[in-house]
RNA sequence: GGAGCAGGCGAGGCGGUCGCUUCUUCUUCCAACGAGGAAGAAGGGGAGGAAAGUCCGAACUCCACAGGGCAGGAUGGUCGCUAACCGCGACUCCGGGCGACCGGGGGAAAGUGCCACAGAAAACAUACCGCCCGCUUCCUCGAGAAGCGAGUAAGGGUGAAAAGGUGAGGUAAGAGCUCACCGCUCUGUCGGUGACGGCAGAGGCAGGGCAAACCCCAUCCGGAGCAAGACCAAAUUAGCCCCGCUUGAGGAUGGCCCGUCCGAUGGGGUGGGUAGGUCGCUAAACCGGCUGAGCAAUCAGCCGAUCAGACAAAUGACCGCCGCUGCCACGAGCAGUAACUGAAUUCGGCUUAUGUCCUGCUCCGGCC
Numbered sequence: 001g002g003a004g005c006a007g008g009c010g011a012g013g014c015g016g017u018c019g020c021u022u023c024u025u026c027u028u029c030c031a032a033c034g035a036g037g038a039a040g041a042a043g044g045g046g047a048g049g050a051a052a053g054u055c056c057g058a059a060c061u062c063c064a065c066a067g068g069g070c071a072g073g074a075u076g077g078u079c080g081c082u083a084a085c086c087g088c089g090a091c092u093c094c095g096g097g098c099g100a101c102c103g104g105g106g107g108a109a110a111g112u113g114c115c116a117c118a119g120a121a122a123a124c125a126u127a128c129c130g131c132c133c134g135c136u137u138c139c140u141c142g143a144g145a146a147g148c149g150a151g152u153a154a155g156g157g158u159g160a161a162a163a164g165g166u167g168a169g170g171u172a173a174g175a176g177c178u179c180a181c182c183g184c185u186c187u188g189u190c191g192g193u194g195a196c197g198g199c200a201g202a203g204g205c206a207g208g209g210c211a212a213a214c215c216c217c218a219u220c221c222g223g224a225g226c227a228a229g230a231c232c233a234a235a236u237u238a239g240c241c242c243c244g245c246u247u248g249a250g251g252a253u254g255g256c257c258c259g260u261c262c263g264a265u266g267g268g269g270u271g272g273g274u275a276g277g278u279c280g281c282u283a284a285a286c287c288g289g290c291u292g293a294g295c296a297a298u299c300a301g302c303c304g305a306u307c308a309g310a311c312a313a314a315u316g317a318c319c320g321c322c323g324c325u326g327c328c329a330c331g332a333g334c335a336g337u338a339a340c341u342g343a344a345u346u347c348g349g350c351u352u353a354u355g356u357c358c359u360g361c362u363c364c365g366g367c368c
Base pairs, nucleotide, nucleotide: 001364002363003362004361005360006359007358008357009355012322013321014320015319016318017317018316020046021045022044023043024042025041026040027039028038029037030036048340052351053350055349056348057347058346059345060225061224062223063222072221073220074219075218076217077091078090079089080088081087092105093104094103095102096101106216107215111214112213113210114209115208128156129155130152131151133149134148135147136146137145138144139142164182165181166180167179168178169177183205184203185202186201187200188199189198190197191196229279230278231277232276239270240269241268242267243266249265250262251261252260253259287304288303289302290301291300292299293298323337324336325335326334327333
């Protein structure tokens, strides 16, 4: 100087003034001096590391549910951790990187299917250019050319991928045809809880890729979500019950009675749900510290703190001093003090956004 990994903080501190929201206590007022409400005072609390995306898993609530199966979905090396997980840790194999380190993981030997373009052939292998041998014909008579037939797959060519690789022997030319090494398959044995690894032996080689194609195997999975849900409960009103009534209830007119007009439009109760209110609501499988077990994730024990609960939705503004950073006419100066974002039932994860911020360890290169 360039990289890799892990972690921290999230914006300064103190004081003051004015507000917002919530809780506790007190005072005053309202109230059937009850339930409760209003105002004021004092004191306490008041956004995040991601509160975000709503991707995964749960708690909690309601609905459904005898048991079993089908369908559908999710996950996928092994062992462990966790309430659970598409989470985390350790290990293992494969791939990438000089390296620190990073990424990936069931089955292609159950079956079916697909593999663009190019290419002879994309999987029962095959033969375009070639190589080699034989025969025939021609000629310039040669390591010649053309045609036909047989052998071959080493070389060339196509492709992302071409039927083990390299070398030697062998052969007319070639080929696991033979051999050595590497790879592969199978068997045995040893180590490991296991994935897997070591060693030994046998076999000339089984035979391309794709499962985020269908599919097969194993494990798991009921649905909706705090606008869940529970309680209290207006006004208007459907329904239902009771009473009254065409032998005129009730209404209009009117101070009242008569009269006149209208004529079932009456009264009481009950009542699901709505508006509105209350609860759910925040103490949490939580956080901080220490000790112990474990490589670790994590677990156990002890101690400690109590720390937002709004409902169109509070968490703010200003001033002073001291820090810090930059600039500089070095003065007791000027400027800045952020970014991403913002609770709405809660918790564990994942992912994404963010700063000339901070710390530690490691790797590679250069110079002294």